A computed fold for a 72-nucleotide RNA from a bacterium, annotated as transfer RNA. Rfam family: tRNA. Rfam's curators write: Transfer RNA (tRNA) molecules are approximately 80 nucleotides in length. Gene Ontology term of the family: triplet codon-amino acid adaptor activity.

RNA sequence: GCGGUGGUAGUUCAGAGGUAGAACGCCUGCUUCCCAAGCAGGAGGUCGCGGGUUCGAAUCCCGUCCACCGCU
Repeated sequence: GCGGUGGUAGUUCAGAGGUAGAACGCCUGCUUCCCAAGCAGGAGGUCGCGGGUUCGAAUCCCGUCCACCGCU
């Protein structure tokens, strides 16, 4: 330098055009003498960044940054 894969909640990951979810973690309550476990509820995201297409983009297109893999 070229190609490929990935970047979404604190963490691990879903989500293949229609206002973003799960698990674990965190907070509150119930339960318990206390803790843990269990049950119920809640908070938390400018979807790496910048543009474009579209009535509508995490998703499609272009550029760019980062990580990993391969080629040279």
The RNAcentral record of the sequence draws on ENA. Its mean pLDDT, the model's own confidence on a scale to 100, is 84.